The prediction has a mean pLDDT of 84. The RNA shown here (small-subunit ribosomal RNA) has 1478 nucleotides and comes from an uncultured bacterium. Its Rfam family is "Bacterial small subunit ribosomal RNA".
RNA sequence: AAUGAACGCUGGCGGCGUGCCUCAUACAUGCAAGUCGAACGGGAAAGGUUCUUUCGGGGACUGAGUAUAGUGGCGAACGGGUGAGUAACACGUGAGUGACCUGGCCUGAAGUUGGGAAUAACAUUUCGAAAGGGGUGCUAAUACCCGAUGUGGAUGUUUAUUUACCUGGAUAGACAUUUAAAGUGGGGGAUCCGCAAGGACCUCAUGCUUCAGGAUGGACUCGCGGCCUAUUAGGUAGUUGGUGAGGUAACGGCUCACCAAGCCGAUGAUGGGUAGCCGGCCUGAGAGGGUGACCGGCCACACUGGGACUGAGAUACGGCCCAGACUCCUACGGGAGGCAGCAGUAGGGGAUUUUGCGCAAUGGGGGAAACCCUGACGCAGCGACGCCGCGUGAAUGAAGAAGCCCUUCGGGGUGUAAAGUUCUGUUGAUAGGGAAGAAUGGUAGUAAGGUGAAUAGCCUUAUUAUGUGACGGUACCUAUCGAGGAAGCUCCGGCUAACUCCGUGCCAGCAGCCGCGGUAAUACGGAGGGAGCGAGCGUUAUUCGGAAUUACUGGGCAUAAAGGGCGCGUAGGUGGUUUUGUAAGUCAGAGGUGAAAUACCACGGCUCAACCGUGGGGGUGCCUUUGAUACUGCAGGACUUGAGUACAGGAUAGGUGAGUGGAAUUCCAGGUGUAGCGGUGAAAUGCGUAGAUAUCUGGAAGAACACCGGUGGCGAAGGCGGCUCACUGGACUGAUACUGACACUGAGGCGCGAAAGCGUGGGGAGCAAACAGGAUUAGAUACCCUGGUAGUCCACGCUGUAAACUAUGGGUACUAGGUGUUGGGAUGGUAGCAUCUCGGUGCCGAAGCUAAUGCAUUAAGUACCCCGCCUGGGGAGUACGACCGCAAGGUUGAAACUCAAAGGAAUUGACGGGGGCCCGCACAAGCGGUGGAGUAUGUGGUUUAAUUCGAAGCAACGCGAAGAACCUUACCUGGCCUUGACAUAUACGUGACUGGCGUAGAGAUACGCAGUUUCUCCCUAGUGGAGGACACGUAUACAGGUGCUGCAUGGCUGUCGUCAGCUCGUGUCGUGAGAUGUUGGGUUAAGUCCCGCAACGAGCGCAACCCUUGCCUUUAGUUGCUAACAGGUGAAGCUGAGCACUUUAGAGGGACAGCCUGCGUUAAGCAGGAGGAAGGUGGGGACGACGUCAAGUCAUCAUGGCCCUUACGGCCAGGGCUACACACGUACUACAAUGGACGGUACAGAGGGUUGCAAAGCCGCGAGGUGGAGCUAAUCCCAGAAAGCCGUCCCCAGUUCGGAUUGCAGUCUGCAACUCGACUGCAUGAAGUUGGAAUCGCUAGUAAUCGCGGAUCAGCACGCCGCGGUGAAUACGUUCCCGGGCCUUGUACACACCGCCCGUCAAGCCACGAAAGCUGGUUUUGCCCGAAGUCGCUGACCCUAACGGGAGGUGCCUAAGGUAAGGCUGGUGAUUGGGGCU
Repeated sequence: AAUGAACGCUGGCGGCGUGCCUCAUACAUGCAAGUCGAACGGGAAAGGUUCUUUCGGGGACUGAGUAUAGUGGCGAACGGGUGAGUAACACGUGAGUGACCUGGCCUGAAGUUGGGAAUAACAUUUCGAAAGGGGUGCUAAUACCCGAUGUGGAUGUUUAUUUACCUGGAUAGACAUUUAAAGUGGGGGAUCCGCAAGGACCUCAUGCUUCAGGAUGGACUCGCGGCCUAUUAGGUAGUUGGUGAGGUAACGGCUCACCAAGCCGAUGAUGGGUAGCCGGCCUGAGAGGGUGACCGGCCACACUGGGACUGAGAUACGGCCCAGACUCCUACGGGAGGCAGCAGUAGGGGAUUUUGCGCAAUGGGGGAAACCCUGACGCAGCGACGCCGCGUGAAUGAAGAAGCCCUUCGGGGUGUAAAGUUCUGUUGAUAGGGAAGAAUGGUAGUAAGGUGAAUAGCCUUAUUAUGUGACGGUACCUAUCGAGGAAGCUCCGGCUAACUCCGUGCCAGCAGCCGCGGUAAUACGGAGGGAGCGAGCGUUAUUCGGAAUUACUGGGCAUAAAGGGCGCGUAGGUGGUUUUGUAAGUCAGAGGUGAAAUACCACGGCUCAACCGUGGGGGUGCCUUUGAUACUGCAGGACUUGAGUACAGGAUAGGUGAGUGGAAUUCCAGGUGUAGCGGUGAAAUGCGUAGAUAUCUGGAAGAACACCGGUGGCGAAGGCGGCUCACUGGACUGAUACUGACACUGAGGCGCGAAAGCGUGGGGAGCAAACAGGAUUAGAUACCCUGGUAGUCCACGCUGUAAACUAUGGGUACUAGGUGUUGGGAUGGUAGCAUCUCGGUGCCGAAGCUAAUGCAUUAAGUACCCCGCCUGGGGAGUACGACCGCAAGGUUGAAACUCAAAGGAAUUGACGGGGGCCCGCACAAGCGGUGGAGUAUGUGGUUUAAUUCGAAGCAACGCGAAGAACCUUACCUGGCCUUGACAUAUACGUGACUGGCGUAGAGAUACGCAGUUUCUCCCUAGUGGAGGACACGUAUACAGGUGCUGCAUGGCUGUCGUCAGCUCGUGUCGUGAGAUGUUGGGUUAAGUCCCGCAACGAGCGCAACCCUUGCCUUUAGUUGCUAACAGGUGAAGCUGAGCACUUUAGAGGGACAGCCUGCGUUAAGCAGGAGGAAGGUGGGGACGACGUCAAGUCAUCAUGGCCCUUACGGCCAGGGCUACACACGUACUACAAUGGACGGUACAGAGGGUUGCAAAGCCGCGAGGUGGAGCUAAUCCCAGAAAGCCGUCCCCAGUUCGGAUUGCAGUCUGCAACUCGACUGCAUGAAGUUGGAAUCGCUAGUAAUCGCGGAUCAGCACGCCGCGGUGAAUACGUUCCCGGGCCUUGUACACACCGCCCGUCAAGCCACGAAAGCUGGUUUUGCCCGAAGUCGCUGACCCUAACGGGAGGUGCCUAAGGUAAGGCUGGUGAUUGGGGCU
């Protein structure tokens, strides 16, 4: 785009079309083929008039020679339906018939004569239920029969002529034989017959007969064309041909007899499946593809099968006979029927109409005609089934009503839309008018013409009159009414035009493909809005297109699917140069045909259009003919360059056979010799004291041929390797001669064909499937080891496959080079050698090609020829069948079902028990720990009314929490409140507010009492009015939520990681993703720097800038300091004084690879040295690129959405977060002598302090109490530093170690230490004697060890954050573990190896194969039986005057049926097999 459509929702009108696609299923009822009285014999009735009557009726006339059954003629073979069958001369197209027929029609010629015998109707009788018959008697014809004539025809014999066409042609003869007929109707003057009517006769019309021709229709034959299947390869006996005969309209094995053995087939016979064919129709740019409804042509069929009759024509839809199935009637004896005609019914189905009107028109049959018949046809009805047209209103109308929707709450949208106002009148309703389609024909009249003897009749033409419409009072026109009755459907994630809200929450659902939905869904459902189409809109089905996705136009085969394993060669296809002929192909002209309709163009008719009409043009095709001859073909001639032959030469693991050689292995025999050998990662099995291994000598056997050896050689491929000989194949080179296209390819076919395997017979050293044992392992039917049989070897035979690979078929020609190697030749040269050339074999590379990779004279380039093969993945190279094979198996080779991918090449990442380089307390080297104990603390788990919540590998777990007794607090129990504990606003009322006291209660709270009576303004001066702040009460908006979502978010944070990376602009390269830069060579802590480079630059990171610490200078000098001077104490910078030093804190300096040497590319830089307080970023800190982990946090805070609102909010008391069988993390204290205890004694830094730190003094064993100087701090206080040092005791033990636990007594804080604080004293004195597997930290002022301070805090620190004191050991090195960086490589990964993914098993579902069988369909062959019927024979019987015919009988053929045996193909089948999906 389309449809004979169907379904869903919706539906106003008209026109034109169209309507059982399924069950060729079965049919009730009506209709669909009759007509002619001018062929024939008969011949009514009703009605009317009239007569008669016994009143029942009867008769006459008319109706009427009307209707009409019958005889006869024509028609019924047309028209209409359907598509079952048919793969065929059925159809299409073009020819042929010298092999034919043709009713009616037209033209022409001739004729139409004499007789005869019957029969239906009818009458009568009879059988039967019926349908339907039988007998007897009568009668007619255009029915039937015989004779005559013979223009002619036919047949036979024969003569001549003739032909674009030569099979049985035509024409003109001769002879012989044979052969026709029918009348009817109209008119008529003379003549004849007749009583008359009428007839003869004349004439006209129409028939009839014979012939010839035409037209039409048909029959037969042939060329060409159009389906699938080879998993159908052979078929055929009347088969193929001949002779003769029969038969037919006619040719013909069409049929028969005889003879011959042919005929068809790979260019697809035969079989199977499917199918009516065509013009056309749909689609497409076309070529094609699909289709064959309607309309038209042809064919076939008419319940199924068979058969003939009649006829011009049938093997006959509405005829006959027979058989069968089915239905109906029946008196059971027997009969009837055939809608695939029009309507209609049932059934089937997703689905397809009225039992309508009319012959008015067109057409058909009959008739002389009127006319009759016509479900053909014309119309109407039903169906939006299709196409076309029209309408459902038009104009105006707000910065824009209401409603609804959205909202950032401001507004926006629906929207000029509505309402309103002004109009119009298509359609609709009503009323009125009202067509065209109708003209023939008939009859009557007139005129002319023809026929004729005719003024008759008849015929023709013209004209006048008369009459005919189913549709239909329809189309159309006019008037009136009146915006009144007339809009839906689908869609809105992308493709694809159109977006928001709500609901839902991987549910419900959507979906054409991709895919949506798991709490913010433009994708589901609803709503608002929008988009598209519109009396329709969607869906489904089907076809073509897009699809160059079967590629003729117009594809491919190295790696995506696809080159046969290789050759020889048949058919076929293709084929070098030149010439002559021919003209088949080819090209040009002409003629015929290519029906109409359709399509196209033009014009025209319905108001337009659809629709219809007229004309035109075109029509790829086929046939005939005339020409052309370039190319191809064919025939003939010639040529040498393709191909081949002869000659010479060298190369070669080419093949086959025979012989032969040495090394090695194993075995055997013997000698020497002794304890092991062998084997592995390590071992063991195994061998060995019966003497192995090792070694020496000799022997045997089999197999394979080291070095040479090489991207070297040979071969078609598989493949071929010691040496020699024999036989033999091919290629190459060189020079000449010859043949003369002999060539290339190659479907089938034939042959060769690695390894493994099979058969028979040998052989068997080594190796070695299977097998055995030993190891390894979770297991190990493996890898490793020890053995070991087939096999490997030979001969003969089979198999016929491989990643049989160059994943690249063969041939020919052409198209830059460079460089190896191999075989041969030529030339030059003094040798090595150089140049050229032919053949082979490699590498690199230009153009070109390619999706890219890559290929590139050995093409995957450019062309031609031939063959093979491919068409999404899986199922599956499977099943079935066939062929081959001894088997294994091979060759050929599907489908159901299932998926939306499978695949190629390349890119970026990530990953690797890949590679290279490098780094890090990563390992190693060290020191100290954890893991064991007790305790503390956090977590899990459990428990609980609650044990609030979060954090979860590293990167949760002394984490949020820098401090849970109440509070905190979020949890639980109980008691209470509801505009609320808190914010803002409004209205009303009351009152200044705040605050105090008492009672009840666990408290929140409630009640009561006392007390106070505000500020500003006005005023009528009242107990007044108005306003403000604040409080309370009431009401409304709202507050409130540590409720949910960290996977809706902001912010903040962790982590990789202080790792050295991450990017951009422009340029360049690539079809592109991307690459380059950023890679490479060096170097660095560093993408740090240098050099190079199709890159040049730049940004975020690194580094530096900042803070601190280490040295110096300078400035300043109190609260700090004290060298000198002075004073002074028990001592003391205590005082004067000073600012030198220390120090404090401001400003500067200093370090930069700056200097020297060496190395390095002269660079970057590295190593060493000097100087220096410090040396190669001096130490430390802050500082964290692009990003990753949907990392963490909604419980810091903020925030979208959702949820709660007398509660999930708020207040209070008590409890809980502190539980305790257990498990884990992090710490503390220890286990002791490098220690513990006691005594004495020395030296810090950094902090904190007024709600505070607190001195001295006094009290207490102590915690502490008392006290209160001083200090808002370089001033006073906390504050005693501790380890250390000096000394004493302890003497290796569960201790003078260790301190848990518990008891008692206290101190302090606090409203309050019961649950549940810290500390003190006395007493108690647990585990623990250095910690399994495993695991952590640390590289220097570090680890280890020692104490001090601070935050939080009423109190509570083994935690955290800081501070100083003492102060080590070790680093060979980068193999390994972990993490990271760069380059490279592989990848089937991309959620990225915690990836992907294979097979069995288990479960469900689905389709398929096999299967003992069972059961259908179809088809074949043999036999049996054999209806009807044609034909043949017969025919005592019948008819006949005769000729002749018939009944009957019989034979051949034969439908259906039966029987036996097959072939093919379905269904089903216990069980079974694999496959697919989940």